[in-house]
RNA sequence: GGGGCCGUAGGGUAGCCUGGUCCAUCCUUCAUGCUUGGGGUGCAUGAGACCUGAGUUCAAAUCUCAGCGGCCCCA
Numbered sequence: 001g002g003g004g005c006c007g008u009a010g011g012g013u014a015g016c017c018u019g020g021u022c023c024a025u026c027c028u029u030c031a032u033g034c035u036u037g038g039g040g041u042g043c044a045u046g047a048g049a050c051c052u053g054a055g056u057u058c059a060a061a062u063c064u065c066a067g068c069g070g071c072c073c074c075a
Base pairs, nucleotide, nucleotide: 001074002073003072004071005070006069007068010028011027012026020058029047030046031045032044033043034042051067052066053065054064055063
């Protein structure tokens, strides 16, 4: 330099193909409460996320473009 893939809570992950029922799934984490003599476990409730910008559209995590970052292949 060329090509491909990926980016979603503190960590991991589904949703992307085929836009709408998504104020976004699940696990973990954290907070509070219940349970216990206390702890652990279990249960209940709650907190927390779509890398940045632009475009298309009535509507974008999803489609398009650019940028940033990461991984892989070729040279």